[in-house]
RNA sequence: GCCGAAGUGGCUCAGUGGUAGAGCAAGUCAUUGGUAAUGACUAGAUCGCGGGUUCGAUUCCCGCCUUCGGCU
Repeated sequence: GCCGAAGUGGCUCAGUGGUAGAGCAAGUCAUUGGUAAUGACUAGAUCGCGGGUUCGAUUCCCGCCUUCGGCU
């Protein structure tokens, strides 16, 4: 330099055009003599950045950034 994959709550991941979800973690409450476990609830994301297409973009297109892999 070229090719490919990935980037979404603190972490691991879903979500392939129509109001962004799960598990774990965190907080509150219940339960217990107390802790753990369990149950209920709550908060937490301008979906890597910038543009384009569209009535509407996490999703499609272009450029850039970061990480990983391959080729030379």